Annotation
Model confidence (mean pLDDT): 89 of 100. c-di-GMP-I riboswitch aptamer from a Clostridia bacterium, 86 nucleotides, folded computationally. Rfam family: c-di-GMP-I riboswitch aptamer. Rfam links the family to the GO term cyclic-di-GMP binding.
């Protein structure tokens, strides 16, 4: 340096859930809460998922199809990072 990752230091983030905002939702933020995470940091680039308000199709539906909306705590990639036993 690379890989690797401890019952190790000293720190970090926070799932469900439950109250407010927002939003057509999917979901986001706050604020409690901790299920977890060594990249649970960032990036929709690939691949997946989730939602369908517009717009399309319908004679018509509470139907169908559709991302310029979402999801990074679903994979891989990309960037950036804190420690140091084996």
């Nucleotide at each position: 340096a690379c890989g690797c990752g401890a019952c190790a230091a000293g720190g970090g983030c926070a799932a469900a859930c439950a109250c407010a905002u927002c939003g057509a939702a999917a979901g986001a933020u706050g604020u409690g809460g901790a299920c977890g995470c060594a990249a649970a940091a960032u990036u929709a680039c690939a691949g997946g998922u989730c939602u369908a308000a517009g717009g399309c199709c319908u004679a018509a539906a509470c139907g169908g199809c559709u991302a310029g909306g979402a999801c990074g705590g679903c994979u891989g990639g990309g960037u950036u990072g804190c420690c140091g036993a084996a």
Of the family's consensus pairs, 95% are formed in the model.